A computed fold for a 72-nucleotide RNA from Brevibacillus sp. SYP-B805, annotated as transfer RNA. It matches the Rfam family "tRNA". It is annotated as a transfer RNA. Rfam's curators write: Transfer RNA (tRNA) molecules are approximately 80 nucleotides in length. Its mean pLDDT, the model's own confidence on a scale to 100, is 84.
RNA sequence: GCUGGCGUAGCACAGUGGUAGUGCAGCUGAUUCGUAAUCAGCAGGUCGGGGGUUCGAGUCCCUUCGCCAGCA
Numbered sequence: 001g002c003u004g005g006c007g008u009a010g011c012a013c014a015g016u017g018g019u020a021g022u023g024c025a026g027c028u029g030a031u032u033c034g035u036a037a038u039c040a041g042c043a044g045g046u047c048g049g050g051g052g053u054u055c056g057a058g059u060c061c062c063u064u065c066g067c068c069a070g071c072a
Stems, first nucleotide, its partner, number of pairs: 001071007010024004018055001026042005048064005
């Protein structure tokens, strides 16, 4: 330099065009003499950035940034 993959909550990841979710972590409560575990609930997201297509985009297209792999 060329090609491909990945980027979504603090972390690990789902989500094949129609309300953004799960687990762990966090917070509150219950339980306990107390802690842990368990149970119930709550909160947390400009879906890497920009642009386009569409009535509607995390999803499709273009571009750009970062990481990984392959080729040279």
Notes:
It was read from a public genome assembly.